[in-house]
Context: one part of a larger RNA
Formats: sequence, C1' cells, structure tokens
RNA sequence: UUGGGUUUAAAGGGUCCGCAGGCGGACGUAUAAGUCAGUGGUGAAAUCCUACAGCUUAACUGUAGAACUGCCAUUGAAACUGUAUGUCUUGAAUUCGAUCGAAGUGGGCGGAAUGUGUAGUGUAGCGGUGAAAUGCAUAGAUAUUACACAGAACACCGAUAGCGAAAGGCAGCUCACUAGGCCUGUAACUGACGCUCAGGCACGAAAGCGUGGGGAGCGAACAGGAUUAGAUACCCUGGUAGUCCACGCCGUAAACGAUGAUCACUCGUUUUUGGCGAUAUACAGUCGGAGACUAAGCGAAAGUGAUAAGUAAUCCACCUGGGGAGUACGAUCGCAAGGUUGAAACUC
Repeated sequence: UUGGGUUUAAAGGGUCCGCAGGCGGACGUAUAAGUCAGUGGUGAAAUCCUACAGCUUAACUGUAGAACUGCCAUUGAAACUGUAUGUCUUGAAUUCGAUCGAAGUGGGCGGAAUGUGUAGUGUAGCGGUGAAAUGCAUAGAUAUUACACAGAACACCGAUAGCGAAAGGCAGCUCACUAGGCCUGUAACUGACGCUCAGGCACGAAAGCGUGGGGAGCGAACAGGAUUAGAUACCCUGGUAGUCCACGCCGUAAACGAUGAUCACUCGUUUUUGGCGAUAUACAGUCGGAGACUAAGCGAAAGUGAUAAGUAAUCCACCUGGGGAGUACGAUCGCAAGGUUGAAACUC
C1' cells in the first nucleotide's frame, strides 16, 4: 500500500458525553460551487507511444502524427451532491396517564452470627490435623446461661430473574431527595432539531498511595509448628499492613460477549420479565427487555444464526511474522508505585 481484515489466528479503544470533522429523512422552487457536454486557448523541447526513413543490423538518430489523462476561458444541461428558501411527519425530542426495578445519594432502624468483657454453673482438658505439634487451660479454659459492648456483612426469599445514558457495578428493612427505562393513544407539541466522533471532558473493580478516624472477623508480610532430601510453599497456631468510614489521589484488569456505536432488512420453535388492549394469573396477539434451540446464509472450523459472526449503509478505533518489547529514549500525567504515548540495532 489493498476490491484485505479485527469472537478464538495480529487486531474493538474499559465506558459514556461531546466540539471540530465525516455522513444524513420526504416534497417543492431557485441557483449553478461540485458534476456532465460542446467550443477556444494553453499544456516548450526532449522523453513515452505509432508509422516511415538513415547508419550492413541493433542500440542510436531523423521526420511526421498521436499523446501530454492537466489548467484557464466561454456557451449550455440541471438528474444527483452542495447552497438559499418554503413546506411535511415517518427519524429525533417534549407533554399528558399509569407502571417497573439490588438505579444513585444521605439519614434512621433491625435480627442472626462472630469476637471481647463482667457475672453464674461446672471440671480437666480444649483446639487443631492425614497424623501431629506449636497454641489456649487449675491464676479455672473448652462447654453452657445471663447481661453489656464492638465492628463488619446482610441467611432464607434468590432465579437460567431484575436494574443501570454506558461500563465499573447494584441485595436486610425503612424515610427523604435525585435520575431513568418501558408501555399506551387515528392524544397533544417542536419540525430533521439526527448518527458517529480525532482531540477534549467525565465516570471507572481490586490492589496501592496521602491525611484523619475505625479495627469484630478475615488476613499479604512476618513468627512458630508440621510435611519434606530440602519446603523461603501447600496444612496448622498466631499475626501487622490492608479489608471498613470521610476527603483527596491512582486510572489499570481475562475492564470478556475476548464480539465498537447507530440504522434498515431477513424461516421457525420454546422459556421468562415489564407493559398494553380486554371484566382476565387461562389462551392468543402486540411493544420493550433477558435466555435456549434451529432454517437459510455466513464461517478455516468450533460455531453464529432478528441480542448475527447473515444482507447492506455511515462514522470511529485498531492489525500487518516470532523474539527483542509494551522494553529504551524523549514527551506527558502522578506524592510515589507507576500510567499513557512508543521505537531501533540484533536475531530466528
């Protein structure tokens, strides 16, 4: 670089919002920038191409033509794109009515369990393991009863379920505040207001960092006991950071559906969830989700199959042999740890 690709072979950005940019619904009218046609000018020569000719041939050279795919001017065309203007409602948004949910933020409350303390009962073991030992215990443990305190997490319901502008994620009960989806209508309203999005902004598990709290259980590090040839492990007894809260950083994950977003179209079966219309927990229909199977098609196959990896379109991101290497250097962000960007030599 391409008539190539990106679930698993290299390759979808962790995710949203969104400026520039790219792309964009239906019907008119005007215009003529793009577009198309004609004409004129220019497009030096050489080169290239074609024909003929000259060196014995060829290379080479000469003559003529064509070409120079371009640019400028001018005359037209008006379908498409653009521009201007007018209109439309199907894309998009809004209002009205109900409804749904572990959606978010901040309070309050609850019971079970665990640990600790105090008191009672009670006596010799408890604990732990494959077996043991370290450990705890006559200064009365373990067990059991009562009371008190503490922190963290919310059994059953619970699901193949549900929710979330998106991802990360979200689960005891309740209150307040905030946000949202979906459905419905020959309802109302705006009238293309849309899609995508480099840079940018925001969010972003766990671990980690800073300051101040908190600390029950668990538990990197660490100590001891075992195991073993050894055992810097797996097992056991302890146990600091951390895990929790507030505020501020970090900005990464197999951040996975290893599958970018949006829109249109394309055979069926079945389960489930939220609406709708019905008097309705049945049956059937319909709209929006969540799953399983499958036809065609696609695919190297596994598989996928209306939640496409099918058929097409628009925009973005990314890939181009393995190692070196997500390294070095530079830049930038960060308190640091490190993050982002990101080579080459060399080698196979």
This is a predicted structure of a 348-nucleotide part of an RNA (small-subunit ribosomal RNA, central domain) from an uncultured prokaryote. RNAcentral holds the full RNA, with entries from ENA. Its Rfam family is "Bacterial small subunit ribosomal RNA". Rfam links the family to the GO terms ribosome and structural constituent of ribosome. Model confidence (mean pLDDT): 85 of 100.